Annotation:
This is a predicted structure of a 1479-nucleotide RNA (small-subunit ribosomal RNA) from uncultured Cytophaga sp. Its Rfam family is "Bacterial small subunit ribosomal RNA". Rfam links the family to the GO terms ribosome and structural constituent of ribosome.
[in-house]
RNA sequence: AGAGUUUGAUCCUGGCUCAGGAUGAACGCUGGCUGCAUGCCUGAUACAUGCAAGUCGAACGAAAGUUACUUCGGUAACUUUAGUGGCGAACGGGUGAGUAAUACGUAGGUAAUCAACCCUUAAGACGAGGAUACCGUUUGGAAACGAACGUUAAUACUGGAUAGGAUAUCAUAAACCGCAUGGUUAGAUAUUUAAAGGAGCAAUCCACUUAGGGACGAGCCUGCGGCGCAUUAGUUAGUUGGUAAGGUAAUGGCUUACCAAGACCGCGAUGCGUAGCCGGACUGAGAGGUUGAACGGCCACAUUGGGACUGAGACACGGCCCAAACUCCUACGGGAGGCAGCAGUAGGGAAUUUUCGGCAAUGGACGAAAGUCUGACCGAGCAAUGCAGCGUGAACGAAGAAGUAUUUCGGUAUGUAAAGUUCUUUUAUUAGGGACGAAAAAGUCGUAAGACAAUUGACGGUACCUAAUGAAUAAGCUCCGGCUAACUACGUGCCAGCAGCCGCGGUAAUACGUAGGGAGCGAGCGUUAUCCGGAAUUAUUGGGCGUAAAGGGUUCGUAGGUGGCAUAAUAAGUCUAUAGUUAAAGUUCGGGGCUCAACCCCGUGAUGCUAUAGAAACUGUUAAGCUUGAAUAUAGGAGAGGAUAAUGGAAUUCCAUGUGUAGCGGUAAAAUGCGUAAAUAUAUGGAGGAACACCAGUGGCGAAGGCGGUUAUCUGGACUAAGAUUGACACUAAGGAACGAAAGCGUGGGGAGCAAACAGGAUUAGAUACCCUGGUAGUCCACGCCGUAAACGAUGAGUAUUAAGUGUUACCGUGAGGUAGUGCUGAAGUUAACGCAUUAAAUACUCCGCCUGAGUAGUACGUACGCAAGUAUGAAACUUAAAGGAAUUGACGGGAACCUGCACAAGCGGUGGAACAUGUUGUUUAAUUCGAUGAUACGCGAUAAACCUUACCAGGCCUUGACAUACUGAGCAAAGCUAUAGAGAUAUAGUGGAGGUUAUCUCAGAUACAGGUGGUGCAUGGUUGUCGUCAGCUCGUGUCGUGAGAUGUUGGGUUAAGUCCCAUAACGAGCGCAACCCCUAUUGCUAGUUGCCAUCAUUAAGUUGGGGACUCUAGUGAGACUGCCAGCGACAAGUUGGAGGAAGGUGGGGAUGACCUCGAAUUCAUUCAUGCCCCUUAUGGCCUGGGCUAACAAACGUGUAACAAUGGCUGGAACAAAGAGAUGCUACCUCGCGAGAGCAAGCAAAACUUCAUAAAGACAGUCUCAGUUCGGAUUGAAGUCUGCAACUCGACUUCAUGAAGUUGGAAUCGCUAGUAAUCGUGGAUCAGAAUGCCACGGUGAAUACGUUCUCAGGUUUUGUACACACCGCCCGUCAAACCAUGAGAGUUUAUAAUACCCGAAGCCGGUGGUCUAACCAGCAAUGGAAGAAGCCGUCUAAGGUAGGAUAGAUGAUUAGGGUGAAGUCGUAACAAGGUAACC
Repeated sequence: AGAGUUUGAUCCUGGCUCAGGAUGAACGCUGGCUGCAUGCCUGAUACAUGCAAGUCGAACGAAAGUUACUUCGGUAACUUUAGUGGCGAACGGGUGAGUAAUACGUAGGUAAUCAACCCUUAAGACGAGGAUACCGUUUGGAAACGAACGUUAAUACUGGAUAGGAUAUCAUAAACCGCAUGGUUAGAUAUUUAAAGGAGCAAUCCACUUAGGGACGAGCCUGCGGCGCAUUAGUUAGUUGGUAAGGUAAUGGCUUACCAAGACCGCGAUGCGUAGCCGGACUGAGAGGUUGAACGGCCACAUUGGGACUGAGACACGGCCCAAACUCCUACGGGAGGCAGCAGUAGGGAAUUUUCGGCAAUGGACGAAAGUCUGACCGAGCAAUGCAGCGUGAACGAAGAAGUAUUUCGGUAUGUAAAGUUCUUUUAUUAGGGACGAAAAAGUCGUAAGACAAUUGACGGUACCUAAUGAAUAAGCUCCGGCUAACUACGUGCCAGCAGCCGCGGUAAUACGUAGGGAGCGAGCGUUAUCCGGAAUUAUUGGGCGUAAAGGGUUCGUAGGUGGCAUAAUAAGUCUAUAGUUAAAGUUCGGGGCUCAACCCCGUGAUGCUAUAGAAACUGUUAAGCUUGAAUAUAGGAGAGGAUAAUGGAAUUCCAUGUGUAGCGGUAAAAUGCGUAAAUAUAUGGAGGAACACCAGUGGCGAAGGCGGUUAUCUGGACUAAGAUUGACACUAAGGAACGAAAGCGUGGGGAGCAAACAGGAUUAGAUACCCUGGUAGUCCACGCCGUAAACGAUGAGUAUUAAGUGUUACCGUGAGGUAGUGCUGAAGUUAACGCAUUAAAUACUCCGCCUGAGUAGUACGUACGCAAGUAUGAAACUUAAAGGAAUUGACGGGAACCUGCACAAGCGGUGGAACAUGUUGUUUAAUUCGAUGAUACGCGAUAAACCUUACCAGGCCUUGACAUACUGAGCAAAGCUAUAGAGAUAUAGUGGAGGUUAUCUCAGAUACAGGUGGUGCAUGGUUGUCGUCAGCUCGUGUCGUGAGAUGUUGGGUUAAGUCCCAUAACGAGCGCAACCCCUAUUGCUAGUUGCCAUCAUUAAGUUGGGGACUCUAGUGAGACUGCCAGCGACAAGUUGGAGGAAGGUGGGGAUGACCUCGAAUUCAUUCAUGCCCCUUAUGGCCUGGGCUAACAAACGUGUAACAAUGGCUGGAACAAAGAGAUGCUACCUCGCGAGAGCAAGCAAAACUUCAUAAAGACAGUCUCAGUUCGGAUUGAAGUCUGCAACUCGACUUCAUGAAGUUGGAAUCGCUAGUAAUCGUGGAUCAGAAUGCCACGGUGAAUACGUUCUCAGGUUUUGUACACACCGCCCGUCAAACCAUGAGAGUUUAUAAUACCCGAAGCCGGUGGUCUAACCAGCAAUGGAAGAAGCCGUCUAAGGUAGGAUAGAUGAUUAGGGUGAAGUCGUAACAAGGUAACC
């Protein structure tokens, strides 16, 4: 520091996810030791048991015990203790419920205060009195706990005295001080208030009282600071203030009476929700964000609620009273209790420890002290909960052992790893030693400073040290597709499963599970949860708003924010310096101590706030100015700016009349409709409403919406010119106000045309649409609402600055030109790109509005407005990994342009109808083997199924096998032939004698294996079809672009062609095109046998001699290149015509098939090769018979021969080419009507009496338009041939039979010249079996104007929401399932208020007829003073009643939303999406 994920790819926007750190954690697997920390985050739930606050006898009386003494009465000392009394119990410890401010933090104030214990200063403590607990007696009660009487003490209590105190007052007009009220000091007068003793021989000490000061602590007040919701906007009656009184330690509505009507609030009051606050902690570069366990400060609370008492301090965790809930005891009358102290229990929960030791240390309470108490604390125990440290051994060791995994079978990996050899001993175990933490207080001496000397350890026989033994006692967890370090095998087969995101799994899974190996961390490792980071993804640092989310519809204007030039003052902001504070701990930095570290100790710095002093540039404020911003006045011209009134012509419609006659109208075509009752058309006249042609223009005006005939009146704004006046008067603008298209609403008019709804006609599968005929609201006017639009420049307003060029509008200027608008093109710049560019989307500033993934949703609820429709504001649950912008390349379009093709057109001949052949589907079957099956399957694989082939079916047999290799054993046993049984395979017997014998041959045996036309063509190679013989497909370098990519390959011409030329940021190159190859057309040369024969001879015959001239054969050359001429063209490429030539513009034909494409095209069965899977007495092998041929209800393809006279039949006579031939072609001859048979010469072929007569044609004859002398299917009979075999199931021959068919519907196929059509010939396969296939020649046409249309292809351009690419994508209803949400008659729970009722305890007030030791009076009785019980009253908790409010849960039913592999109906959107889309 980044990475993955939207796309075919790219850039951007934008979300989601990951890598890091952290935790009071939990869970899974695993677990050796030590140190230091930490340990109920949930139910502030309930608690058994024990302990957690007592102490003082030197305050007091008394009692008990022990010891000593004794005159035996007692006395003294010591110990212990209930009670009175004092101090403490308000600290320490726990928890975080409440609390959004009576809290906390920070900085201050207290002249508005208190303060026990402590320190210090000053003064003092005189003299009296009456009670009471304990105790004793009696008595109540189960208990808790009391009651009456009697007795006694104090540092308990009460008077009196004293007083530098306190309070009040003051013509002390005192002094001094303060920010104000005021304070301090001194004085006078009046009133009023203290005390306690104890110890000691004593000195003296402790305690007590009053007052001043200090310290510690506490109270109160103030400024500032830190959560959410505005779908919480108004709140408040003691409320805000005043006066008086009361109350308090103290100010204050703190309380009461009276008076006034204030106080708080958009700088967020009030309400609701949530929450203890901070030092700090985690994270982060920081700014920030999150958090508030442990440690420390503050606050609050102590079962829930209320209350006071005591006290220096409490409204009191281990105190009291009352109410409530709960628990316990009970003799039923009544009582007791409060773990959010330490342990512990139950419960809750994912989850959190011992009912431990000790006061040795530190601290606290009491005490003069010893000391007592202390679950504070110090320690130990439990827990890998965290942090830190250590260990589980080290060195050498290759036969690279064994095992395991894998393998291409060679090896490779585990791996120096192990074994083995040599060492070490941390840790563990055993034994021995053994701490620091402890020094004081107390004691003794001393006036004192101080000195002397003694006791005390829970942890703990622990840490630590030493020795011995011995590698001995000690390794796991996660991961290995990318992010992200680390790969193979097997199993599984969209199953099981994984997954943080993308995603993996459908038979070869590096992604599941297991194993081997590897990577990472390591006594831990992973997972889950939460926080920060990455995230500049809330942006102060540090983002945006034309199209991605986002500019308010527009203007005015309030608060607020911001503000021109210059001077002076001030010092609020700002800056500087100093001071205080920012507790400690923590953090930073520097040191130090535990063997290191964690941990601990010491020192040091920091932000903020406050105070004081200073500076004066900038901002603010004040004062007085300036003119450039802004405004006003003057003079002009421009304009569909607005409102009202009047008026005009054209057109539509309607009415009347005339003319006129059968149609009009409408459409792609029609129909509905109108018309003989006279339409449409035409002419004249009239009525009525609405809108204003031409001018008219990216022209004008207006803030926007918007504004269009003409005239008049009223009226707003802008601009220009000159430069007079005011003097910053300005800009923006939350709330607010006004305006605001169309549609819609209300009332009243109006209504020609148009036209939602509606009706009819068409179209259609349907057509609630598009089209047509009608037609009502509405559109128009007046008044009033509504307040929204894709209200758009998808661009807020204002100011300033920043190249040009060119139109246009208004004004000024003689002109150059200037100002203000409105457009286009473009520089810099900017932008993701597109684009914007002085009319900014550039550069800056000011203010406002708005955005933060998509969907849910502009929806629900609430509120406001509205007559309604609805508008404004505006969520969540849930779902999801994308949604989106711009541009790129393709593909596609019922987009556009250009071009080509037997693509259409023009022609010729067919198919589709009938019969048959052949292939396919389907059906059938034991089997009808399998594959191909849109173009690109279907006379295809198959150039050939009677058996074989053969893969299929039935039956019979074999199991190391029909075939290959290897091992062991035996051997004269093989093949062949013959015989027997059998359907045969096979078996047996005989004969036979190969090969081998070092066994390669035969048989038998055992195992590795053979074998498979079994599966997968979607695991493959190779092969092949098609687009298409279409002209395309790419690369290098350069250039352009952020990039995908573009350019080149585009443009103008031209070509069959990306063929060539020219232009050109491209220049070149490759695969294709063309050419090179073969055949053919002409010809030269060479060569003449088996070919040829002109000349010379010869023959029946090129038969023979001879010849090379010719044909021909087969080698090698020539020839054709737009080369020449002319026109056109750009002087090019080329094209048109011509000449010459056998051939003319690639001469004709063939071979040759670019990168690619195809639902992954075809083929695992042509053969071949092949991975993986499957079968192994069978899915292998052998055999017989059957099947593939059956059979055709039906359908399709390809063909043959026909339907006849351009013909059929008969006859004789002509003219080819190319092939084949030894298991072959077979002549001649003989026989047969014939197929053929018999015999048999020649030929392994330019050689043969070979196949083998070419046929159509020509000539002659016949038939004469008929189901025929056409046509030949079908059938019967008899045969021939091949072959073991012709039944299923061959071909052919002869005789007989003689179907359908008279030229073929819709539709459709081939062909452009030696072509179509037509005629025959040969070959492959093959024993036999072509109408098929592959070849060969003979005869030999017609037509092409042309590219509108159909199909296919190519190029350019355009749109796109497609990229599996239109066989694409995609929308909505419905049906069924699941999920969350809204509404809902209601039901129910909780909370906070309001009103009223009741009213405990208690403070306060009143009363006090009853009661009372201290003081007073009195001889006394008694009275007084003072107080108390009781009673009454105010306030008031809990409780009750009532109507509402708010929030939650639930509810028959209902509404929309979301999700999902397959459903139904249509096809709305994306292309002109087939009616452009959208608001």
The coordinates come from a structure-prediction model, not an experiment, and the mean pLDDT is 82.